[in-house]
Molecule: transfer RNA
Organism: Coleofasciculaceae cyanobacterium SM2_3_26
RNA sequence: AGUCCUGUAGCUCAAAGGUAGAGCGAUCGCCUUACAAGCGAGGGGUUGUGGGUUCGAUUCCUACCAGGACUA
Numbered sequence: 001a002g003u004c005c006u007g008u009a010g011c012u013c014a015a016a017g018g019u020a021g022a023g024c025g026a027u028c029g030c031c032u033u034a035c036a037a038g039c040g041a042g043g044g045g046u047u048g049u050g051g052g053u054u055c056g057a058u059u060c061c062u063a064c065c066a067g068g069a070c071u072a
Stems, first nucleotide, its partner, number of pairs: 001071007010024004018055001027041004048064005
């Protein structure tokens, strides 16, 4: 320098056009003398950033930013 992949909750990941979920973690409650384990509940997100397409974008297009792989 070129090609490609990834970016969503604190962490690991779903969602493939119709207003985003799970597991774990954290918080609270139950249980226990207490802790852990177990059971239950409620939170937590401008979906990396800016544009575009669309009635509607996490999803499609584009440019950047960050990380990674390969080639030279």